[in-house]
RNA sequence: ACUCAAAUAGCUCAAGGGUGAGAGCGCAGUCCUUAUAAGGCUGAGAUUAUAGGUUCAAAUCCUAUUUUGAGUA
Numbered sequence: 001a002c003u004c005a006a007a008u009a010g011c012u013c014a015a016g017g018g019u020g021a022g023a024g025c026g027c028a029g030u031c032c033u034u035a036u037a038a039g040g041c042u043g044a045g046a047u048u049a050u051a052g053g054u055u056c057a058a059a060u061c062c063u064a065u066u067u068u069g070a071g072u073a
Stems, first nucleotide, its partner, number of pairs: 001072007010025004018056001027043005049065005
């Protein structure tokens, strides 16, 4: 330099173009317990990397950029 892939919650990951973007772990509260752990219940936490475009409707499709990874020379 070129090619390909990825970017979603604190972490690891889901999510056929169509309802309020979900799960596990973690975090907070609460129940239970003499107490802790374990367990039950509830809750908070995401402008879906950035900027445009297509569409009635975009995390999802298209373009550019950024970052990361892999490959080729």
This is a predicted structure of a 73-nucleotide RNA (transfer RNA) from a Chitinophagales bacterium. Its Rfam family is "tRNA". It is annotated as a transfer RNA. Its mean pLDDT, the model's own confidence on a scale to 100, is 82.